[in-house]
RNA sequence: AUACAUGCAAGUCGAAGGGCAGCACGGAAAGUCGCUUUCUGGUGGCGACUGGCGAACGGGUGAGUAACGCGUACGCAAUCUACCUUUAUCAGGAGCAUAGCCCCGAGAAAUCGGGAUUAUACUCCAUAAUAUCUUAAAGAGGCAUCUCUUAAAGAUUAAAGCUUUGGCGGAUAAAGAUGGUCGUGCGUCCCAUUAGCUAGUUGGUAGAGUAAUAGCCUACCAAGGCAACGAUGGGUAGCUGGCGUGAGAGCGUGACCAGCCACACGGGCACUGAGACACGGGCCCGACUCCUACGGGAGGCAGCAGUAGGGAAUAUUGGUCAAUGGAGGAAACUCUGAACCAGCCAUGCCGCGUGCAGGAUGACAGCCCUAUGGAUUGUAAACUGCUUUUAUCAGGGAAGAAACCUUUGGAUUUAUCCGAAGCUGACGGUACCUGAUGAAUAAGCACCGGCUAACUCCGUGCCAGCAGCCGCGGUAAUACGGAGGGUGCAAGCGUUAUCCGGAUUUACUGGGUUUAAAGGGUGCGUAGGCGGGUCUAUAAGUCAGUGGUGAAAUCCUCGAGCUCAACUCGGGAACUGCCAUUGAUACUGUAGACCUUGAGUAUAGAUGAGGUGGGCGGAAUGUAUCAUGUAGCGGUGAAAUGCAUAGAUAUGAUACAGAACACCGAUUGCGAAGGCAGCUCACUAAACUAUAACUGACGCUGAGGCACGAAAGCGUGGGGAGCGAACAGGAUUAGAUACCCUGGUAGUCCACGCCCUAAACGAUGAUUACUCGGCAUAUGCGAUAUACUGUAUGUGUCCAAGCGAAAGCGUUAAGUAAUCCACCUGGGAAGUACGUUCGCAAGAAUGAAACUCAAAGGAAUUGACGGGGGUCCGCACAAGCGGUGGAGCAUGUGGUUUAAUUCGAUGAUACGCGAGGAACCUUACCUAGGCUAGAAUGCAUUUUGACCAUCUGAGAAAUCAGACUUUCUCUUCGGACAAUCUGCAAGGUGCUGCAUGGUUGUCGUCAGCUCGUGCCGUGAGGUGUUGGGUUAAGUCCCGCAACGAGCGCAACCCCUAUCCUUAGUUGCCAACAGGUAAUGCUGGGAACUCUAAGGAGACUGCCCGCGCAAGCGGUGAGGAAGGCGGGGAUGACGUCAAAUCAUCAUGGCCUUUACGUCCAGGGCUACACACGUGCUACAAUGGCGGAUACAAAGGGCAGCUACUUGGUGACAAGAUGCUAAUCUCGAAAGUCCGGUCUCAGUUCGGAUCGAAGUCUGCAACUCGACUUCGUGAAGCUGGAAUCGCUAGUAAUCGCGUAUCAGCAAUGACGCGGUGAAUACGUUCCCGGGCCUUGUACACACCGCCCGUCAAGCCAUGGAAGCUGGGUGUACCUA
Repeated sequence: AUACAUGCAAGUCGAAGGGCAGCACGGAAAGUCGCUUUCUGGUGGCGACUGGCGAACGGGUGAGUAACGCGUACGCAAUCUACCUUUAUCAGGAGCAUAGCCCCGAGAAAUCGGGAUUAUACUCCAUAAUAUCUUAAAGAGGCAUCUCUUAAAGAUUAAAGCUUUGGCGGAUAAAGAUGGUCGUGCGUCCCAUUAGCUAGUUGGUAGAGUAAUAGCCUACCAAGGCAACGAUGGGUAGCUGGCGUGAGAGCGUGACCAGCCACACGGGCACUGAGACACGGGCCCGACUCCUACGGGAGGCAGCAGUAGGGAAUAUUGGUCAAUGGAGGAAACUCUGAACCAGCCAUGCCGCGUGCAGGAUGACAGCCCUAUGGAUUGUAAACUGCUUUUAUCAGGGAAGAAACCUUUGGAUUUAUCCGAAGCUGACGGUACCUGAUGAAUAAGCACCGGCUAACUCCGUGCCAGCAGCCGCGGUAAUACGGAGGGUGCAAGCGUUAUCCGGAUUUACUGGGUUUAAAGGGUGCGUAGGCGGGUCUAUAAGUCAGUGGUGAAAUCCUCGAGCUCAACUCGGGAACUGCCAUUGAUACUGUAGACCUUGAGUAUAGAUGAGGUGGGCGGAAUGUAUCAUGUAGCGGUGAAAUGCAUAGAUAUGAUACAGAACACCGAUUGCGAAGGCAGCUCACUAAACUAUAACUGACGCUGAGGCACGAAAGCGUGGGGAGCGAACAGGAUUAGAUACCCUGGUAGUCCACGCCCUAAACGAUGAUUACUCGGCAUAUGCGAUAUACUGUAUGUGUCCAAGCGAAAGCGUUAAGUAAUCCACCUGGGAAGUACGUUCGCAAGAAUGAAACUCAAAGGAAUUGACGGGGGUCCGCACAAGCGGUGGAGCAUGUGGUUUAAUUCGAUGAUACGCGAGGAACCUUACCUAGGCUAGAAUGCAUUUUGACCAUCUGAGAAAUCAGACUUUCUCUUCGGACAAUCUGCAAGGUGCUGCAUGGUUGUCGUCAGCUCGUGCCGUGAGGUGUUGGGUUAAGUCCCGCAACGAGCGCAACCCCUAUCCUUAGUUGCCAACAGGUAAUGCUGGGAACUCUAAGGAGACUGCCCGCGCAAGCGGUGAGGAAGGCGGGGAUGACGUCAAAUCAUCAUGGCCUUUACGUCCAGGGCUACACACGUGCUACAAUGGCGGAUACAAAGGGCAGCUACUUGGUGACAAGAUGCUAAUCUCGAAAGUCCGGUCUCAGUUCGGAUCGAAGUCUGCAACUCGACUUCGUGAAGCUGGAAUCGCUAGUAAUCGCGUAUCAGCAAUGACGCGGUGAAUACGUUCCCGGGCCUUGUACACACCGCCCGUCAAGCCAUGGAAGCUGGGUGUACCUA
């Protein structure tokens, strides 16, 4: 490993040679002032050439390679090695060429052709052996071919010279050293959705070839070789020492440095050479680039720099051979982009600095807060003193250098060795040293919700944004952005990517499989794995000792050198591995001999829905025929379709058909599983028991393999009664391709052949051993027996230990151990796609990924929920009575309208609610006009004793302007009060009830809600509080691992029902007396009623029955009252982010000539409409008029008002009593009595409207109430639906009070009068309590959740076509 411009990276030797182009010196000649030209290889040297050596080293890269490529250990009795070292021997002759040079020629060039020539170039002859070959012998050894030693014969093969005479070089042989070649064991990635591969393939013989072995090559012969211990194929990858991480085992990786390999534009080939099939050599093919005169040529940076391109990204076209190393040379020396240096880059590691000390008014500013002030930044700064690393300037200035060589001295074995002097530095005037100056030249980045060290303010308001995970942001953000402050690291700091760790989350160390992922549907069995007792042998595994190796570097350790460190150097240890050898023999293996307990066999017995085939049986069903018989049958929640007068259904008889086998029948039995059920026969299999006769480990498990394997389905042929997918019709329903009904085809049945899957489940693989028990059951055995007991094999249930996340399992293990097999590794995509195998098909088996999510899941807990269960309660239903919903009106709400119709409340739990009084005021709203420290209040301060009031003008008023005045409040003499000046606090019914307090509604006056200690559970939590009874009640009793306690229940409080005592006015009047027309009117009384204080009384206390008790029942007794006597007050823990910022309080935000405040008028009272709550009615149980008796509880001085008079009346004018058991409102109404009306839109009903008035009040127009007269609407009992009420209750009838000038009151809150009906009962509706059950819910069923669709986005497939590349084929051209 893309393409490369330019320069350099391998040359050297004249002491091998022919020589002399260029340079220098010398000589000669010519010309000449200097000097120039020519000749001369004479000398130094030397271009090109012949020749030698080198160029195969050094340097680069990692494309290829899954291989003896690499690593490690061996082997070569099958091998080579130039230069170097040692030893021995030798070098005698002869010859042919060829480059260069010179001459000629061709070509653009590269280059080529012809003539002549030298050598250490080349050739031939001679000589030659421990070389090579042939022949053949002896001895010794070994590892199969063989090797070694000794001696012999024959044949073949060498050489080169140069020289300064010192030497250098040449040839042969042997040996050494160095460096290679070759072979082998072991180790070395992923895919089986790659299972079969191989003809030179495997082996042999004979040759060729090589340095050498070999199918390396050739011929012939044989048919082998490899493979589940993974061949072949595919993908990926240079290997190692090491490096990173890790406690280790491991996992990941292979930069730098070192070893090996491979490659050099892609592919192939050889030549030369000791060595190459050669990076800077050659040839051929190919692609590409360049030159060209078109004929031809040239080239290869994965050498060093550098360029372009690509990319997220990676440097200078530098210096020197001074050192180290290399090539050549005798040497000087030359060459060397190897190397040593320098340059660039915070890329990494290491070191250093950016100052040190003092300094508080704890300065100013900033920022924060609980804000007259405090805290923080912070000794930080300023300021004072000190130091000078670094920086700048000046001066000095290295080590790395020792050699070669030259000169010279000495020693000796004349090869050489030991000295002395001289010469040599790229880096570099660099490191380093000295002096001077002066804090002078030098701090950033990230973070601050948790993990994780570090907190506040402002801005923003689910926006902008953050985010590694959880998550943050919707108006009070320590999470966003900024700031102040803080934390961490520091010349760096953060981010991103990758690897290891944490992760015991692939588990060898070190995991699992009932329910979380995971046991194969079952058996038989091959390979493999594992295997009972005794003895002997061996020594493969195993253990120990020793030797070799495990390169260096790295790591560790001890030292040393750079001022330290990083870094470097020296010593040691280590390298856990492999090989060899010597021992040991317990265990495993192997071989042999034996044993019986594992396993099997034999004999006897007995068992069962075990299997296969045949025969037989009855009931039921259907059909057919006949008979009887008549109108329906059938079916359902209810119906309809359907069947039936052509005779159904029903009943009887006969016949036929197919399928299944009631009772027995079971927690039963059998089988390997699937599965097996009428009776019987035949065949057949099996476990079990007894005997202990036989064999003698023959066993267990079991990947692949083979067999079996419910239902459905498929094929062929039968069969078809009933049932019954599909289908049809009828219903149901919004729909109903369903559930229900009527029919009905495949199928279900049989034979043969396929399919091969199930929640094929015990969701639990097989085998063996061990480990407390109780009970039941099936079949055997033993004793004599059916009681009973023992034993064996099964089938169940409950439990100890133990296990388990728990549920649970527990001798039938999920316990304790062992062996073998199968399977799992987050959810989804998906048991899908592709591939393969099987199948007739359906489909089965094997079995992914992209992408996506931060979960999916198990067991258990507490709640909540259920058209789950049990139980209990409530005017919850039912049984009743009366209403609402229809009418008119009143009132509230929605909506609409409006300048405004102020605001709030909105299922139950808003809507006659806040409001228990909107004409003004209230009032918060609108319009218009005013005020601005303000309309009000507090505190302090100044001044005064007034202020107010009155009048005039403007004005709608507020207010403004002016005038007139008052003579002066109370007092305990302290002051109070009022006004005024000033200051400090303004004010806001503006927003947020989802920031809050307080208050309230509701569940609910329901019976619940909790705690301490103990106990149980790993825990959440449970127990107590559950259970059996009982109660209105968690009320009480009993039981109980609970024992107690608290908040609730009940009681204590108030009213009421009876009695007693005390008291006796304003209340009362029985007896006594007086008096009146009459009246407790008076004296008096204290009995009664009553008043208001205190007591009594009721407790299932007594009796009977039931019950252990609690308690319940009784027309029981007694009692005024009887089982809580009736009513009220009283509302647990909590729920609804329930309501209220507009009662009040309050955080934050907003507003300040207004969103504050004053004032006038208007509005809150509007009106096509809708709803809620009420009133009055629709009439005769009534209306009207008359007469007439009996309450309770309240109110009253700006008040209630007797009485009298006037008025039809509302009321008015007088007048009296009462601060109230005294006076007054005050009259009750209904009922009852008698009268009238007589069923009508009326003598019902009273709306609406008209007229005239009364009263309150500044003021009744918008917008008051009442009175009188007149008018006389709707309405004849109210659809669907819905509300209240269980006794002095409902219904009905009036009375009072608060608020209030008056009144919208028919409302609200109270009071009494008259005074019912009904409750079988708890099935159903609603709500609630307790227990239990299921749950995928916990915002808790108004939950959760599935699929389609719309729009947008992402990924992918198809697609008329368009376009680029590759390949095959055909054709054309060469």
Molecule: small-subunit ribosomal RNA
Organism: uncultured prokaryote